[in-house]
RNA sequence: UUUUUUAAAUCGCUGAAGUAAAAACGCGGGGAACCCAAUAUUUUUGAAAUCGAUGUAUUUCUAGGGGUGAAUCCAUUUCUAUGGUAGGGUAACUCUUUAUCCGAAUCCGACAGCUAACCUCGUAAGCGUUACAGAGAAGAAUA
Numbered sequence: 001u002u003u004u005u006u007a008a009a010u011c012g013c014u015g016a017a018g019u020a021a022a023a024a025c026g027c028g029g030g031g032a033a034c035c036c037a038a039u040a041u042u043u044u045u046g047a048a049a050u051c052g053a054u055g056u057a058u059u060u061c062u063a064g065g066g067g068u069g070a071a072u073c074c075a076u077u078u079c080u081a082u083g084g085u086a087g088g089g090u091a092a093c094u095c096u097u098u099a100u101c102c103g104a105a106u107c108c109g110a111c112a113g114c115u116a117a118c119c120u121c122g123u124a125a126g127c128g129u130u131a132c133a134g135a136g137a138a139g140a141a142u143a
Stems, first nucleotide, its partner, number of pairs: 011128004018025002026123006036113001046061005051055001064111001065108004073084004087102005093136004097131001
């Protein structure tokens, strides 16, 4: 000097998930009126199990339905992969160009449109990018 690995700190990224010594503040989600929207013969409120109770009862499950999230949808397939896609992110101020990546997972448990008051919940987890690009801005240092 170079390469690899590990640890800590600073800084940065996805995300609501930050600040504070702490009670908390801030940020974010769900439920919930009128109005609006939606619906339009009648009956059966999905399935299983339990009960001394036979019930709009209790428990469990998820082909229905719904929530968080960018994460939906289409085609093909030798059958669970391939290709694309709505949409979302990064390139360390913004915009543009260019390049590149993601396009999952999970929760509720038959049930929820919007929705003020009101009620209630979360504040995790996981990581390490930089094209000598253009334009515009901002700051610092020196004199």

Source information: A computed fold for a 143-nucleotide RNA from Kurthia sibirica, annotated as c-di-AMP riboswitch aptamer (ydaO/yuaA leader). RNAcentral holds the sequence, with entries from Rfam. It matches the Rfam family "c-di-AMP riboswitch aptamer (ydaO/yuaA leader)". Rfam 15.1 lists 7,607 matches to the family in 2,262 species. The coordinates come from a structure-prediction model, not an experiment, and the mean pLDDT is 76.